[in-house]
RNA sequence: UGCUUAUAGAGAAAGACGGAGGGAUUAGACCCUGCGAUGUCUUAGCAACCUGUACUUACAAGGUGCUACAUUCUACUAAGAUCACACUUCGGGAUCUUGGAAAGAUAAGCG
Numbered sequence: 001u002g003c004u005u006a007u008a009g010a011g012a013a014a015g016a017c018g019g020a021g022g023g024a025u026u027a028g029a030c031c032c033u034g035c036g037a038u039g040u041c042u043u044a045g046c047a048a049c050c051u052g053u054a055c056u057u058a059c060a061a062g063g064u065g066c067u068a069c070a071u072u073c074u075a076c077u078a079a080g081a082u083c084a085c086a087c088u089u090c091g092g093g094a095u096c097u098u099g100g101a102a103a104g105a106u107a108a109g110c111g
Stems, first nucleotide, its partner, number of pairs: 002110006013043005021032003026075004044067003048064003051060003071103001076100008085091001
């Protein structure tokens, strides 16, 4: 780096360095940020996966991981509800809700 499988609306802080943007990409929104963000390190914490104990539950914190906002939300697709437009019918528009995908993230295994 690639492939496969699984998971994710919960949970969890400070200090130091540093000095400008950041929240994966694109677009739109919304939010965080000189009262110092993102990031790195240290300590602490949380407990998603592996591991260990247990064997209904749960406990531990060894390995990764994580500690603003649901993976921050939406985009692709399906269904439903409401509203108005048009109206003989078909229809398209806006908002909301619930699924399934795609993409990314994390873990384990494999090459």
This is a predicted structure of a 111-nucleotide RNA (SAM riboswitch aptamer (S box leader)) from Mucilaginibacter rivuli. Rfam family: SAM riboswitch aptamer (S box leader). About the family: The SAM riboswitch is found upstream of a number of genes which code for proteins involved in methionine or cysteine biosynthesis in Gram-positive bacteria. Gene Ontology term of the family: regulation of gene expression. On this family, see Winkler et al., Nat Struct Biol 2003: "An mRNA structure that controls gene expression by binding S-adenosylmethionine". Its mean pLDDT, the model's own confidence on a scale to 100, is 80. The organism belongs to Mucilaginibacter, within Bacteria. The sequence was found by an Rfam model in a public genome assembly.